[in-house]
Context: one part of a larger RNA
RNA sequence: GAGUAACGAUAAAGCAGGUGAAAAACCCGCUCGCCGAAAGACCAAGGGUUCCUGUCCAACGUUAAUCGGGGCAGGGUAAGUCGACACCUAAGACGAGGCUGAAAGGCGUAAUCGAUGGAAAACAGGUUAAUAUUCCAGUACUUAAUGUUACUGCGAAGGGGGGACGGAGAAGGCUAGGUAAGCCGGGCGUUGGUAAUCCCGGUUUAAGCAUGUAGGAUUAAAUAUUAGGAAAAUCCGAUAUUUUUUAAAUCUGAGGUACGAAUACGAAUUACAUAUGUAAUGAAGUAACUAAUACCAUGCUUCCAAGAAAAGCCUCUAAGCAUCAGGUCAACUUUAAUCGUACCCCAAACCGACACAGGUAGUCAGGUAGAGAAUACUAAGGCGCUU
Numbered sequence: 001g002a003g004u005a006a007c008g009a010u011a012a013a014g015c016a017g018g019u020g021a022a023a024a025a026c027c028c029g030c031u032c033g034c035c036g037a038a039a040g041a042c043c044a045a046g047g048g049u050u051c052c053u054g055u056c057c058a059a060c061g062u063u064a065a066u067c068g069g070g071g072c073a074g075g076g077u078a079a080g081u082c083g084a085c086a087c088c089u090a091a092g093a094c095g096a097g098g099c100u101g102a103a104a105g106g107c108g109u110a111a112u113c114g115a116u117g118g119a120a121a122a123c124a125g126g127u128u129a130a131u132a133u134u135c136c137a138g139u140a141c142u143u144a145a146u147g148u149u150a151c152u153g154c155g156a157a158g159g160g161g162g163g164a165c166g167g168a169g170a171a172g173g174c175u176a177g178g179u180a181a182g183c184c185g186g187g188c189g190u191u192g193g194u195a196a197u198c199c200c201g202g203u204u205u206a207a208g209c210a211u212g213u214a215g216g217a218u219u220a221a222a223u224a225u226u227a228g229g230a231a232a233a234u235c236c237g238a239u240a241u242u243u244u245u246u247a248a249a250u251c252u253g254a255g256g257u258a259c260g261a262a263u264a265c266g267a268a269u270u271a272c273a274u275a276u277g278u279a280a281u282g283a284a285g286u287a288a289c290u291a292a293u294a295c296c297a298u299g300c301u302u303c304c305a306a307g308a309a310a311a312g313c314c315u316c317u318a319a320g321c322a323u324c325a326g327g328u329c330a331a332c333u334u335u336a337a338u339c340g341u342a343c344c345c346c347a348a349a350c351c352g353a354c355a356c357a358g359g360u361a362g363u364c365a366g367g368u369a370g371a372g373a374a375u376a377c378u379a380a381g382g383c384g385c386u387u
Base pairs, nucleotide, nucleotide: 013031014030015029017027018026032384033383034382035381040364041363042362046344047343050342051075052074053073054072055071056070060068061067080141081140082340083339084338087118088117092113093112098107099106100105122139123138125136126135142336144334145333147332148330150328151327152326153321154320158316159315160314161313166303167302168301169300172296173295177290178289179288181286182203183202184201185200186199187198204264208259210257211256215252216251217250218249220243221242222241223240224239225238226237228236229235265285268281269280270279271278272277304307350359351358366378367377368376369375
């Protein structure tokens, strides 16, 4: 220079009360404003205690601070079913032998790892200052094991089936959701109406189990033979015959309905307390219209560039064992370990040296107008961006 520029989105504040040494900024209340395919809610990665409570204000916070993602102390994360681990494999990694190379090493078979994929099973309600598909209570489901009952050809690192898959497009069904009505509870307003064709609020419930609908797919079954499936096969494939049929049947399949289910939830009222709140009682709880990008659907139609693998699962036999062992069905009993679980997650907590106008995969998707997830206004919810 200079007490100058600046104090980090022009979404915005005002009033009264509280606390306090002190209040424009903290707490509470009433208005006002902003977002609302987000500036709301969840969650992967990443972070790691930032979560909750008490207390403190030196430093941190672009100002003050009684406040804080700051200091100090205490508390908080509960699982057979969510995710991981465990089982399976992809790209890829590693690699006994092996090949190769002055050495180090490189390549690579079997094997072993490796999810971003496959593969068993849980829902609605209540509860905490802070966790909940984890606790509580109710109702379920799955796997494995021993024993028991009944029946019985079982057996794999092998064979076969299955798992098992592309893009685009269109129509249908249906529900979540929504809307006004009916019903229930409350309201009665100094001005036209107002014992009303008025106003406000509510009208909610899952998995599972039973049924098997709209729709979709297909011939299916039996017998015989059999150069294929590296051996075998009663399995698969192939061939022949017979029966049954063009959707009756079989397989699949959203949704709906019954149970689950009331003693749940529930507006409101009452009582006690009052920073919040706690307890009790508990009305109505119907049917219609509309309607998804969700589900039926890994469906259907169509196109060419022709669109993972393996295990779980079903089945077949080999060696072998056959009064055993093993297998199937049923109910009962027992078992289900370990790890994660707080909180942030378009952000002041992650990546950007910062409480930085930047960046950050996925899920949910109310109302009015609208073709619409555009846009405008708004609900729930959250904020007014720390001078």
Record summary:
Predicted 3D model of a 387-nucleotide part of an RNA (large-subunit ribosomal RNA, domain III) from Buchnera aphidicola (Lachnus tropicalis). The prediction has a mean pLDDT of 81. It matches the Rfam family "Bacterial large subunit ribosomal RNA". The RNAcentral record of the full RNA draws on ENA.